[in-house]
Parts: sequence; C1' cells; structure tokens
RNA sequence: AGGCGUGUAGCUCAAUUGGCAGAGCGACUGACUCCAAAUCAGUAGGUUGCGGGUUCAAUUCCUGCCACGCCUG
Repeated sequence: AGGCGUGUAGCUCAAUUGGCAGAGCGACUGACUCCAAAUCAGUAGGUUGCGGGUUCAAUUCCUGCCACGCCUG
C1' cells in the first nucleotide's frame, strides 16, 4: 500500500432479507435474613465508532473517514 472482517448499555453479545433498540452478567433499590451470601422483584444505564447519501422510515442499504483484528505484498 491492497483485500477481508468487526465496531450496539460498564462487560459479553442479540436484533428473523429496512418498521417501538434488547438479553445475560455487572451496578443500584426493595423483599427475604440477626447480618451477609444465594434467591426473588424492580430501577437506572445507548447520539447503534464519526460524517454524508437513499427512504415515509436506517443498527440494517450505499459511500468517505477512524479504531481494532486477520491475510497478501
């Protein structure tokens, strides 16, 4: 330098060929308990890496960058 892949909550990952952004773990609150752990119930937490385009509507499609990983030279 070129090719491919990935980027979504604090972490690990979903989102059925465009139609309300979710789960588990973690955090916090409550129940239980003498206290805690475990268990149960609930709450908070997101410019979907950053721009632009297409569309009534984009995590999803197109495009330019950025970061990381792999491959080729």